[in-house]
């Protein structure tokens, strides 16, 4: 440090879902089977199935990013390249573009990205000034100042715009020149490929940071088993038809009255929707074991073989005795005896990942 298994075994008694059988008093009793994980869990990803929507694209907005494979499908696995880290076995990597643009870059520092900047410090060739010597008297030489020029050296910084040597210069400087580094290009070899060796040319150098914005590729409709679909009670509630006739009762026309329109209760009878309640979805599935083949492996493939929880206010549990492990405590005749304890955890529509919780064992 890395892979790998296990998650106590056997009875005995109570108790409880389910399925079958079977009895009757129709919801009970009895039989016989059968009944949680390795993570059932967090709900992070990625599928299957229903359903909304049913031509199709696109904005927006999100996840991903080195290469080949693996798979239904992935942000998963598997082999590898490339960067790191560690003595090492092993490990880590959100690993496309920073020469498309745009921001940032504390603090310290003159300056932190423009080919920038000058605090100390190097230079005074050219250019003014200003003092002093010297004399040929208006030129020399020399200090100092301005304006100026460098960027070598010092000093800040995680970084300061290559590195070492030569050359040049008033000081210097890829300013040139040779080497090495790195970048692009091109061209050989080896790989499927990511890259990897190796050659020549250019330009002399290009900070970093995209889990900042932004680019460029890829992928993505949205909701979700309380999906969804069916049966269907009521002294809820809806519609019809009848009760409804030329009677009678309510409303309209100022008041009566006629005609006319209109509205209508029990009560009966069909229609359909739909609560509550039931029944499906609901477990045979990218399914588990075995063996045999391919493959470095993920993983495929062929055979044979087995049926493994289906609950809904939610079963799957407890009590003993035996035996086993592991830990720790005591006693002795020193390998045996007794006594405690024994992790995280609880299926709810099915999988395939990843992440977390956690107890013991074995390998290398």
């Nucleotide at each position: 440090c890395a892979g790998g298994c296990c998650g106590g075994g056997c009875g005995a008694c109570c108790g409880c879902g389910g399925a079958c059988g079977g009895a009757c008093g129709u919801g009970u009793c009895c039989g016989u089977c059968u009944g949680a994980g390795g993570a059932a869990a967090g709900u992070c990803c990625g599928a299957g199935c229903u359903c909304c929507g049913c031509a199709g694209g696109g904005c927006a907005g999100g996840a991903c990013g080195c290469u080949g494979g693996g798979u239904a499908a992935c942000g998963c696995c598997c082999a590898g390249u490339g960067g790191g880290a560690g003595u090492g076995a092993u490990c880590c990597c959100a690993a496309g573009g920073a020469a498309a643009g745009u921001g940032c870059c504390g603090c310290a520092g003159a300056g932190a990205g423009g080919g920038a900047g000058a605090c100390c410090g190097c230079c005074u060739a050219a250019g003014g000034g200003a003092g002093c010597c010297g004399c040929u008297u208006g030129c020399g030489g020399u200090u100092c100042c301005c304006c100026g020029g460098c960027a070598a050296g010092g000093g800040u910084g995680a970084a300061a715009a290559g590195g070492u040597g030569g050359g040049g210069u008033a000081a210097g400087a890829g300013c040139c020149c040779a080497c090495c580094a790195g970048u692009g290009c091109u061209c050989c070899c080896g790989g499927u490929g990511a890259c990897g060796g190796g050659a020549g040319c250019a330009g002399c150098u290009a900070g970093g940071u995209a889990a900042a914005c932004c680019c460029c590729g890829u992928c993505c409709g949205g909701a979700g088993c309380g999906a969804g679909a069916c049966c269907a009670a009521g002294u809820a509630g809806g519609g019809g038809a009848g009760g409804a006739g030329a009677a009678g009762c309510u409303g309209c026309c100022c008041g009566c009255u006629u005609c006319g329109c209109u509205g209508g209760a029990a009560c009966u009878c069909c229609c359909g929707g739909g609560u509550g309640g039931g029944u499906c979805g609901c477990u045979u599935g990218a399914g588990g074991c075995g063996u045999c083949g391919g493959g470095c492996a993920a993983c495929c493939g062929g055979c044979g073989u087995c049926c493994c929880a289906g609950a809904u206010g939610a079963a799957u549990g407890g009590u003993c005795g035996u035996c086993g492990c592991g830990g720790g405590g005591g006693g002795c005749u020193c390998g045996c005896c007794u006594c405690c304890c024994g992790a995280c955890a609880g299926a709810a529509c099915u999988c395939g990942g990843c992440u977390u919780a956690c107890g013991g064992c074995c390998u290398g």
Notes:
Bacterial RNase P class A from a marine sediment metagenome, 364 nucleotides, folded computationally. The model forms 93% of the base pairs in the Rfam consensus. Its mean pLDDT, the model's own confidence on a scale to 100, is 78. The RNAcentral record of the sequence draws on MGnify. It matches the Rfam family "Bacterial RNase P class A". By type it is a ribozyme. Gene Ontology terms of the family: dimeric ribonuclease P complex, ribonuclease P activity and tRNA processing.